Predicted 3D model of a 72-nucleotide RNA (transfer RNA) from Candidatus Berkelbacteria bacterium CG06_land_8_20_14_3_00_43_10.
RNA sequence: GCAUCCAUAGCUCAGUGGUAGAGCGCUUCCUUGACGUGGAAGAGGUCAGUGGUCCGAUCCCACUUGGAUGCA
Numbered sequence: 001g002c003a004u005c006c007a008u009a010g011c012u013c014a015g016u017g018g019u020a021g022a023g024c025g026c027u028u029c030c031u032u033g034a035c036g037u038g039g040a041a042g043a044g045g046u047c048a049g050u051g052g053u054c055c056g057a058u059c060c061c062a063c064u065u066g067g068a069u070g071c072a
Base pairs, nucleotide, nucleotide: 001071002070003069004068005067006066007065010024011023012022013021018055026042027041028040029039030038048064049063050062051061052060
């Protein structure tokens, strides 16, 4: 330099066009003498950025940024 893949909650990940979810973690309550386990409820997201397509974009297209891999 070229090609491919990845970027979504604090962490690990799902979601392939129609209001964004799970597990773990966090907060509150119940349970316990206390902690843990178990149960209930809750908080937490500009979906990396900019532009485009579309009635509508996390999803499709282009570019940018960061990361991984391969080739040279």
The source organism's lineage runs through Bacteria, Bacteria candidate phyla and Candidatus Berkelbacteria.
Rfam family: tRNA. The family's RNA type in Rfam is transfer RNA.